Predicted 3D model of a 118-nucleotide RNA (FMN riboswitch aptamer (RFN element)) from a bovine gut metagenome. RNAcentral holds the sequence, with entries from MGnify. Its mean pLDDT, the model's own confidence on a scale to 100, is 84.
[in-house]
RNA sequence: AUCUUCAGGGCGAGGUGAAAUUCCUCACUGGCGGUACAGUCCGCGAGCGAUGCCUUUUGGCAGAGCAUGAACCGGUGUGAUUCCGGUACCAACGGUUACAGUCCGGAUGGGAGAAGAU
Numbered sequence: 001a002u003c004u005u006c007a008g009g010g011c012g013a014g015g016u017g018a019a020a021u022u023c024c025u026c027a028c029u030g031g032c033g034g035u036a037c038a039g040u041c042c043g044c045g046a047g048c049g050a051u052g053c054c055u056u057u058u059g060g061c062a063g064a065g066c067a068u069g070a071a072c073c074g075g076u077g078u079g080a081u082u083c084c085g086g087u088a089c090c091a092a093c094g095g096u097u098a099c100a101g102u103c104c105g106g107a108u109g110g111g112a113g114a115a116g117a118u
Stems, first nucleotide, its partner, number of pairs: 001118006012026004027102002029091002031044004039089002047066002051062004071087005093105003
């Protein structure tokens, strides 16, 4: 450099109601790289996208820029906002008989990146 494969988890119980896996109580989940092992630190991905190139078209590739949630205390230690203990907090867009991190959909998509082959 080219190619191949892989690359996101979670609503269970009870309550109210005409109607809720959407509300309330408890429960449950945690992408990728870095770093003392991280949803909450640093960086990245997922959304939008000026513009450029290729293409008859559909469309494909690159891509400036925009958007982008949340953690403290104590302990151990040379070193941890990462481990241990405790208590918190966060989670796009569209849909829905009723408000969604967990249901359905865009998505048999995209993708940080990981592994392998040449």